[in-house]
RNA sequence: AAGCGGGAGAGAGCAUCCGGAGGCGCAAUCCGGAUGCCGCCGAAGGCGCAACGCACCCGCAAUCGCUCAGGUUGAAGAACCGCUU
Repeated sequence: AAGCGGGAGAGAGCAUCCGGAGGCGCAAUCCGGAUGCCGCCGAAGGCGCAACGCACCCGCAAUCGCUCAGGUUGAAGAACCGCUU
């Protein structure tokens, strides 16, 4: 590096709009998506950190902190762990 297996947290929130199903219908109902708002999570990525060591850089130092990004039913993804090559 590749393949396989394991792999957490937090909303089935609200508003507007669009598409599809439905149907006489721009109705009810159902499904999907976009944008915005409020709340929340911390394990892609990103940023930050004391004592102490050190001339400085730097180490400590990330599964800690922040929450920009990301995520918030399931699935997928996923730090990290295990096995094989």
This is a predicted structure of an 85-nucleotide RNA (Glycine riboswitch aptamer) from a soil metagenome. The coordinates come from a structure-prediction model, not an experiment, and the mean pLDDT is 79. Of the family's consensus pairs, 90% are formed in the model. The sequence is in RNAcentral, with records from MGnify.